[in-house]
Molecule: transfer RNA
Organism: Candidatus Yanofskybacteria bacterium
RNA sequence: GCCCAGGUGGUGGAAUUGGCUAUACACGUGCGCCUCAAAAGCGCAUGCCGUAAGGCUUGAGGGUUCGAGUCCCUCCCUGGGCA
Numbered sequence: 001g002c003c004c005a006g007g008u009g010g011u012g013g014a015a016u017u018g019g020c021u022a023u024a025c026a027c028g029u030g031c032g033c034c035u036c037a038a039a040a041g042c043g044c045a046u047g048c049c050g051u052a053a054g055g056c057u058u059g060a061g062g063g064u065u066c067g068a069g070u071c072c073c074u075c076c077c078u079g080g081g082c083a
Base pairs, nucleotide, nucleotide: 001082002081003080004079005078006077007076010027011026012025019066028046029045030044031043032042033041047056048055049054059075060074061073062072063071
């Protein structure tokens, strides 16, 4: 230099053919229940901003579309392959 795969909350990781609400599920964390106390177990909550109404968010920036995590373009980063 060329080719391929990937980048989503604190972590891992889903999201079907572009479709209603992004963060399901698990872990972690917080609070509670249980216990003499803990561990285990169970329940609830858990992206960001905002008093609220509401707004924003899928590596960054653009584009297409009524509508984009998903399609297109340019770049950044990670892993693999070729030279």